RNAcentral holds the full RNA, with entries from SILVA. This is a predicted structure of a 688-nucleotide part of an RNA (large-subunit ribosomal RNA, domain II). Rfam family: Bacterial large subunit ribosomal RNA. Its family is annotated with ribosome and structural constituent of ribosome in the Gene Ontology.
[in-house]
Context: one part of a larger RNA
RNA sequence: GUCAGCGACUUACGUUCAAUGGCAAGCUUAACCGAGUAGGGGAGGCGCAGCGAAAGCGAGUCCGAACAGGGCGAUAUGAGUCGUUGGGCGUAGACCCGAAACCAGAUGAUCUAUCCAUGGCCAGGCUGAAGGUGUGGUAACACACACUGGAGGGCCGAACCGACUAGUGUUGCAAAAUUAGCGGAUGAGCUGUGGAUAGGGGUGAAAGGCUAAACAAAUCUGGAGAUAGCUGGUUCUCCCCGAAAACUAUUGAGGUAGUGCCUCGUGUAUGGCUCCAGGGGGUAGAGCACUGUUAUGGCUAGGGGGACAUGGCGUCUUACCAAACCAUGGCAAACUCCGAAUACUUGGAAGUCUGAGCACGGGAGACAGAGCACCGGGUGCUAACGUCCGGGACUCAAAAGGGAAACAACCCAGACCGCCGGCUAAGGUCCCUAAUAUUGACUAAGUGGAAAAACGAAGUGGGAAGGCUAAAACAGUCAGGAAGUUGGCUUAAACCACCCCAAUUCACUUUCAAAGAAACCGUAAUAGCUAACUGAUCGAGUCUUCCUGCGCCGGAAAAAUGUAACGGGGCUAAGUCAAUAACCGAAGCCGCGGAUUCGCAGCAAUGCAGUGGUAGGGGAAGCGUUCUGUAAGCCUGCAAGGCGGAUCCGCGAGGACCGCUGGAGGUAUCAGAAGUGCGAAUGCUGAC
Numbered sequence: 001g002u003c004a005g006c007g008a009c010u011u012a013c014g015u016u017c018a019a020u021g022g023c024a025a026g027c028u029u030a031a032c033c034g035a036g037u038a039g040g041g042g043a044g045g046c047g048c049a050g051c052g053a054a055a056g057c058g059a060g061u062c063c064g065a066a067c068a069g070g071g072c073g074a075u076a077u078g079a080g081u082c083g084u085u086g087g088g089c090g091u092a093g094a095c096c097c098g099a100a101a102c103c104a105g106a107u108g109a110u111c112u113a114u115c116c117a118u119g120g121c122c123a124g125g126c127u128g129a130a131g132g133u134g135u136g137g138u139a140a141c142a143c144a145c146a147c148u149g150g151a152g153g154g155c156c157g158a159a160c161c162g163a164c165u166a167g168u169g170u171u172g173c174a175a176a177a178u179u180a181g182c183g184g185a186u187g188a189g190c191u192g193u194g195g196a197u198a199g200g201g202g203u204g205a206a207a208g209g210c211u212a213a214a215c216a217a218a219u220c221u222g223g224a225g226a227u228a229g230c231u232g233g234u235u236c237u238c239c240c241c242g243a244a245a246a247c248u249a250u251u252g253a254g255g256u257a258g259u260g261c262c263u264c265g266u267g268u269a270u271g272g273c274u275c276c277a278g279g280g281g282g283u284a285g286a287g288c289a290c291u292g293u294u295a296u297g298g299c300u301a302g303g304g305g306g307a308c309a310u311g312g313c314g315u316c317u318u319a320c321c322a323a324a325c326c327a328u329g330g331c332a333a334a335c336u337c338c339g340a341a342u343a344c345u346u347g348g349a350a351g352u353c354u355g356a357g358c359a360c361g362g363g364a365g366a367c368a369g370a371g372c373a374c375c376g377g378g379u380g381c382u383a384a385c386g387u388c389c390g391g392g393a394c395u396c397a398a399a400a401g402g403g404a405a406a407c408a409a410c411c412c413a414g415a416c417c418g419c420c421g422g423c424u425a426a427g428g429u430c431c432c433u434a435a436u437a438u439u440g441a442c443u444a445a446g447u448g449g450a451a452a453a454a455c456g457a458a459g460u461g462g463g464a465a466g467g468c469u470a471a472a473a474c475a476g477u478c479a480g481g482a483a484g485u486u487g488g489c490u491u492a493a494a495c496c497a498c499c500c501c502a503a504u505u506c507a508c509u510u511u512c513a514a515a516g517a518a519a520c521c522g523u524a525a526u527a528g529c530u531a532a533c534u535g536a537u538c539g540a541g542u543c544u545u546c547c548u549g550c551g552c553c554g555g556a557a558a559a560a561u562g563u564a565a566c567g568g569g570g571c572u573a574a575g576u577c578a579a580u581a582a583c584c585g586a587a588g589c590c591g592c593g594g595a596u597u598c599g600c601a602g603c604a605a606u607g608c609a610g611u612g613g614u615a616g617g618g619g620a621a622g623c624g625u626u627c628u629g630u631a632a633g634c635c636u637g638c639a640a641g642g643c644g645g646a647u648c649c650g651c652g653a654g655g656a657c658c659g660c661u662g663g664a665g666g667u668a669u670c671a672g673a674a675g676u677g678c679g680a681a682u683g684c685u686g687a688c
């Protein structure tokens, strides 16, 4: 892991509600007696009266001084009680499994910690303290040397004890070992045997260590089914309805209660939508009349600066600041002279819808919500698959089907069942892949087929305005582009270093078709070369600006197997815009057949309407298992059980029947009672 078996809402008492039955202003007994389930037993309980905290009073009573007033009752309008079954709740282990813990009593020091008693053990080698002896030495000591001596938590190193490093081992040789090295090894040493200390206790050269492979409180048994607002699990079928993730409160926040939302029953007669008539509002917007804020200009108090003046006052002035006012132009959640749409609300009529409203009673669940495609906002960065609010709507949650390649929430659309019938939605119609054609434009970028700004560009389509143009334009080509003059100045300065006049428009005269005292290159300076300007040639359009469609470039730069940013192939339409006509396409709608539910209509037949669904509520004259009565019956060697079946019946749980096997029991029907249904609980036991 699989298979098989086992495995979870029970029982008692009390209480409440419903269904059903008996009796009824009453109903009923408990223990007990009794042969008895008969009968007895009325103690007691509930009901027939309430009010008050109570004494108590009583159709009233309580508060009160009250005959006031008010509260709760009575009357009109009387139903209970005892069984049975079921739904809740309470008390009990109370649906099942699950702690870590707490307490009590026992059992442990054969492991280990410390201690006590009594024994045992430590190869070999090295060092050489005190003391002693001798000699020297001293006044005597001291002291020196040699020898002797044999101290030490001394040194090296086996046994023994330990455990620093690395490797191996990690279902091991081993629940701590092994290999190679390593530390102590006469000591606070190691060790045998016997003994002592016991669980909030011991022992501890102290690590919360050790106390029998387990210790921040041992082990075993008991209290005990401790408790678990937590996690997991909770077993057959069909039918109807169908939520919530909110408010309020809470030692409350992942719990719970009341309310809202679901369901069932009873009663009642409203309710939603559309329309008409009427309300209040201060949001969106807008505005600047108030409160604030704000830009520019004007006008002009006041202040500052400057000049003059000065004892004081002043006078003039201004590239300064600026109140008020004027003009123009803005801003505001906590501004408003204004002011919607929606929403809310009152009344009314007709229509339409309804498993729509309301009240009471039984049962709930739920009180972690989510999406961002959408709307109004706060917060954040007008960041986040962010967070919060509101509401709103929607969807998912609890919704399958079609589309979006794949994709809870997006688009279309709400699955009772069957059909090898039809029509459509979104979305599509070259092939994968069901279904397509036509017309007119655009795009050349594979744009399409991700997004992105400033900026850039004779990309290209459409539109508009304005110049020049057969008196010849635009572009090209040929020719000219001169003289005073090398203007003056300075100088080498000659159109072209610099300066002069002027300050961004002047600056002369002549010859001319035209030519500036020169727009650029160039030279040391000249020279030279273009352009402006003119003529000729050519012969029909050309130039500038703006608006707009589709494209290009541009921070246009990078990720992990492989193109990999159209699903793919591939496409120049099979792309984009506009239009037309078809078709495909879903569990939508229609058709045919069938099932079922409540509502409506109907005498009925039947018709209309409905039948997605998590938590959850309700229903069925449901299925099956074990046992009991029926049953001293019935079935039976054709039992039960097992294996197989493309057969039959039932919506289904299931039930028949047939074949083989098996070899002795089984049990219809109608009732009754439950240890009554398994796939999940890291479930339990067994098998493999």
Base pairs, nucleotide, nucleotide: 001688002687003686004685005684006683011092012091013090014089015088016087017086018085019084020083021082022081023080026046027045028044032040033039050057051056060072061071062070063069095233096232098230102223103222104221105220106219107218113197114196115195116194117193118192119191120190121189122187124156125155126154127152131148132147133146134145135144136143160184161183162182164181165180166179167178168177199215201211202210203209236622237620238619239618240617241616246259247258248257249256250255261365262363263362264361265360266359267358268357270356271353272352273351274350275348276347277346278345279344285338286336287335291332292331293330295328296327297326298325300322302321303320304318305317306316307315308314369396370395371394374392375391376389377388378387379386401412402411403410416594417593418592419591421590422589423588427584428583429582430569431568432567436581437580438579439578440577441576442575448571456552459550460549461548462547463546464545465544466543467542468541476537477536478535479534480533482510483509484508488499519530521528595611596610597609599608600607601606623677625674626673627672628671629670633667634666635665641661642660643659644658645657647656648655649654